[in-house]
The RNA shown here (Bacterial RNase P class A) has 355 nucleotides and comes from a Desulfocapsaceae bacterium. The model forms 94% of the base pairs in the Rfam consensus. RNAcentral holds the sequence, with entries from ENA. NCBI's taxonomy places the organism under Bacteria, Pseudomonadati, Desulfobulbia, Desulfobulbales, Desulfocapsaceae. Model confidence (mean pLDDT): 77 of 100. The gene name in the source record is rnpB.

RNA sequence: CGGAGCGGGUGCAUGAUCGCUCCGGCUUUUUUAGUCGGGGAGGAAAGUCCGAACUCCGCAGGGCAGGAUGGUUCGUAACACGAACGCCGGGUGACCGGCGGAAAGUGCCACAGAAAACAGACCGCCCGGACUAUCCGGGUAAGGGUGAAACGGCGAGGUAAGAGCUCACCGCUUUCGUGGUGACACGGAAGGCACGGCAAACCCCAUCCGGAGCAAGACCAAAUAGGAAGGCGUUCGAGGGCGGCCCGCCUGAAGCCUUCGGGUAGGUUGCACGAGGUGUCGGGCGACCGGCAUCCCAGUUAAAUGAUCAUGGCCCUUCAGGGUACAGAAUUCGGCUUAUAGCCCGCUCCGCUUG
Numbered sequence: 001c002g003g004a005g006c007g008g009g010u011g012c013a014u015g016a017u018c019g020c021u022c023c024g025g026c027u028u029u030u031u032u033a034g035u036c037g038g039g040g041a042g043g044a045a046a047g048u049c050c051g052a053a054c055u056c057c058g059c060a061g062g063g064c065a066g067g068a069u070g071g072u073u074c075g076u077a078a079c080a081c082g083a084a085c086g087c088c089g090g091g092u093g094a095c096c097g098g099c100g101g102a103a104a105g106u107g108c109c110a111c112a113g114a115a116a117a118c119a120g121a122c123c124g125c126c127c128g129g130a131c132u133a134u135c136c137g138g139g140u141a142a143g144g145g146u147g148a149a150a151c152g153g154c155g156a157g158g159u160a161a162g163a164g165c166u167c168a169c170c171g172c173u174u175u176c177g178u179g180g181u182g183a184c185a186c187g188g189a190a191g192g193c194a195c196g197g198c199a200a201a202c203c204c205c206a207u208c209c210g211g212a213g214c215a216a217g218a219c220c221a222a223a224u225a226g227g228a229a230g231g232c233g234u235u236c237g238a239g240g241g242c243g244g245c246c247c248g249c250c251u252g253a254a255g256c257c258u259u260c261g262g263g264u265a266g267g268u269u270g271c272a273c274g275a276g277g278u279g280u281c282g283g284g285c286g287a288c289c290g291g292c293a294u295c296c297c298a299g300u301u302a303a304a305u306g307a308u309c310a311u312g313g314c315c316c317u318u319c320a321g322g323g324u325a326c327a328g329a330a331u332u333c334g335g336c337u338u339a340u341a342g343c344c345c346g347c348u349c350c351g352c353u354u355g
Base pairs, nucleotide, nucleotide: 001351002350003349004348005347006346007345008344009343010342012312013311014310015309016308017307018306020040021039022038023037024036025035026034027033042326046337047336049335050334051333052332053331054213055212056211057210066209067208068207069206070205071085072084073083074082075081086099087098088097089096090095100204101203105202106201107198108197109196122144123143124140125139126138127137128136129135130134152170153169155167156166157165171193172191173190174189175188176187177186178185179184217269218268219267220266227260228259229258230257231256232255235253239251240250241249242248276295277294278293279292280291281290282289283288313324314323315322316321
């Protein structure tokens, strides 16, 4: 200098005018209104995929079914999350990806190929025989060919040709020892080799799991139905109509009134102090945990967080101008995933070059 790997940060700025919403103070007559001060979208507020808090319902105890998770240890309130480590695979490397069981059972393995799983034999090789350019019988699995995958690998001995048939090394199985909390690693001995793949096929093993969700739930409460209590009234006439009252007239053969309760519309609450943020010190490889100090940081309900203008930054440009990512709270947290223009920073690897 070039190309890569991993991680982190930021997410246009300032001002003016006019508005919106919440909180606090003051004034005003409580309402309301005015005025002053302060707060007012995100790293993902998104997808609603996991885990919880909170609430209501259910629940003696146990089991079945169903679902989820799946190397080990640790972290956490919990997790399908995270950290460190282990093994396997990929990459020259930084680094990245995967993870229970296939010798419990069942099932499946397209095409090609002789054969796709208790093995078997198309070509070939070897032996024997015959009617000898060929055919028949037997041996073999080293070689060829097919396939994603072919029944331990490679070398030597051995043999008619071959073969774990024998031997060394590697792999595998069993077993012992050592180290490690553990996954596992290392080493020794024995065994001649038995065990193809697929569990996001059924299944088996271990652990965990009751349901619904802030439209949860609680409170206040116009109205309606049915309900309860009390009062008045049925010929000594309640009640209703005739504009408010009195009289009067009409109607009326039985209901009416009050309160409680109920709970619709509507309102209040849940609901903004929390597994909280920032700084610092300490513990830990780390995820994370603890002490101290300090801060208060949206709260809406058809849903506020806006509009216009000016100046500047950055990008494009035909120099007039245009653009400025992804996207917007809805009970609240912890994660995961997905979207994201531009800019900035750190650590590391490889190649080339210079000294």